[in-house]
RNAcentral holds the sequence, with entries from MGnify. The RNA shown here (SAM riboswitch aptamer (S box leader)) has 109 nucleotides and comes from a soil metagenome.
This record gives sequence, C1' cells and structure tokens, in this order.
RNA sequence: CUUAUCAAGAAAGGCUGAGGGAUAUGGCCCGAUGAAGCCUUGACAACCUCUUCCUGCCUCAGGCGGGAGAAAGGUGCCAAUUCCACCCCGCCAGGCCGGGAUAGAUAAG
Repeated sequence: CUUAUCAAGAAAGGCUGAGGGAUAUGGCCCGAUGAAGCCUUGACAACCUCUUCCUGCCUCAGGCGGGAGAAAGGUGCCAAUUCCACCCCGCCAGGCCGGGAUAGAUAAG
C1' cells in the first nucleotide's frame, strides 16, 4: 500500500504499584476489593491452516466459490459497539436513530 473484518465470544494466579480506556477535545467509565506492564496457566475465536464431508461453476489433472466440521501450528484476543461523541448526509423534532467519512485495530498478501 491492497483486500477482508470490527453488535458476537472468552480470566485465574504470581511479580509490581498508579494509572488506564490509541491520539487531541468533551463526555462517560474502569482502577488500592490493585490500573498499566511483565511472566505462567487457561479460555475465546477461526484470519492463515487442515478435512476421506455437502454443494455450484470451470474443466477432467485439478482449480475457484459457498456451506459444514477440526483446532496441532502462525497470529489475534479475553470491561463497556473500535466505550460514546467530536466531521458529512438523512429522517425525526431530538434519539442509547440510520448511513457514511476520517482515524484506529487485526489478519492475509
């Protein structure tokens, strides 16, 4: 940079000790009943991966797409929608409204 996804899901222990929720602002939360970080274990999920399963297409070597299943390996992840707004549009006259953009996160290339 490109593509896809982001409303679901999933915590215990040890060390440590004051912050944290990406960034600016505003809000709202989490936190000495222990934040962030590091380590261990466990889970969640199914992007990569795998399957003697089902199915469509191309074609007969196989490939591509969809579904179903698995979880050994590579990642990721385990408060709140990516916590919400902040920008644009629409509806409504205000409403935990809907859509989009930007930014961000993750995976694969």